The RNA shown here (Glycine riboswitch aptamer) has 92 nucleotides and comes from candidate division BRC1 bacterium ADurb.BinA292. Lineage of the source: Bacteria > Bacteria candidate phyla > Candidatus Sumerlaeota.

This record gives sequence, structure tokens and C1' cells, in this order.
RNA sequence: UGGAUGUUCGCGGGAGAGUGCUCCCUUGCCGGAGCCGCCGAAGAAGCAAAACCGCCCAGGAAACUUUCAGGCUCAAGGACCGCGAACGGACA
Repeated sequence: UGGAUGUUCGCGGGAGAGUGCUCCCUUGCCGGAGCCGCCGAAGAAGCAAAACCGCCCAGGAAACUUUCAGGCUCAAGGACCGCGAACGGACA
């Protein structure tokens, strides 16, 4: 001097599944409660082979699985992707 992985922030994109039925409130919308049916891409949880270890144990990922949570009009949220900035500093 250059600068990886990574973290944070901003902007843009971003799916799925009944705005189902009943009751309460209301002129109505909104909102609340109950029941059933569904969704997976916040979060959470589970494990396969191998490496390593090793008597056995163990270890072991996800967009896979489970739906606890969350969601099923809009809004919000949203894994992930792109761009920008800041931090950081492996390595050269």
C1' cells in the first nucleotide's frame, strides 16, 4: 500500500397459505375471542455421511424436516440476492 471471511446500517427486489365460520364491539370498517383448515423464507428445534477422536460414547449442515413461535386482505415482518457506506483485519 492492497485487502478476504465476517458484523452493522441504508436503498432496491423478495414467496407461500381462508380478509373461512360463529360470537362480542361498531352505522360500517377496524379491533377482540373461539373453532376448523392451511403456509414456511424471522426466530427456535431435529439429524445423514465423512473428517477428527475413539473400546463404546462422541461429532455432524441446510433453502431438508417439525410447525413451538410467527404468518394466511392491506400494512408490518421476511430467509436470500444486488448495490453503497462504516467497522474490522486473515493474508500478500
The coordinates come from a structure-prediction model, not an experiment, and the mean pLDDT is 80.